Transfer RNA from a Nitrosopumilaceae archaeon, 71 nucleotides, folded computationally. The organism belongs to Nitrosopumilaceae, within Archaea. The same sequence occurs in records of 3 taxa. RNAcentral holds the sequence, with entries from ENA and MGnify.
[in-house]
């Protein structure tokens, strides 16, 4: 330098055109003699920019970053 895959909540991960979910962590409550466990609730996220589209996490392009391969 070229090619491939990937980037979603503090962490791990699903979703691949139509309002972004789950687990865990965090906060609050119930229960308990206390704590743990269990149950209920809450807040928190699509790497950046541009394009297509009525509508983009999803499709196209550029950039940034990570992993792998070729030379």
């Nucleotide at each position: 330098g070229c090619c491939u895959u990937c980037g979603u909540a503090g962490u791990a991960u699903a979703g691949u055109g139509g309002u972004a979910g789950u687990a865990u962590a965090g906060g609050g409550g119930a229960c308990u003699g206390u704590g743990g466990a269990u149950c209920c609730c809450c807040g928190g996220g699509c790497g950046g920019g541009a394009g297509u589209u009525c509508g983009a996490u999803u499709c196209c392009c550029c950039c940034c970053g990570a992993a792998g391969g070729c030379c």